[in-house]
Molecule: transfer RNA
Organism: Minisyncoccia bacterium
């Protein structure tokens, strides 16, 4: 320099065009003599960024950015 994967909540991760969930983790509550363990809830998302296609994009196509792999 070229090729090819990935970016979705704090952390791991689903979701293969039609209301973005789910574990852990915070935070509240219930249980305890206290904690922790268990059990119940509540919050947390401009899907990496700018276009584009489409009645509709996290999903498709494309610039860019950060990351890993391969060639040279």
């Nucleotide at each position: 320099u070229g090729g090819g994967g990935c970016g979705u909540a704090g952390c791991u991760u689903a979701a293969u065009g039609g209301u973005a969930g789910a574990g852990c983790a915070u935070c509240c509550g219930c249980u305890u003599g206290u904690u922790a363990a268990g059990c119940g809830g509540u919050a947390g998302g401009u899907u990496g960024u700018g276009g584009g296609u489409u009645c509709g994009a996290a999903u498709c196509c494309u610039g860019c950015c950060g990351c890993c792999c391969c060639a040279g």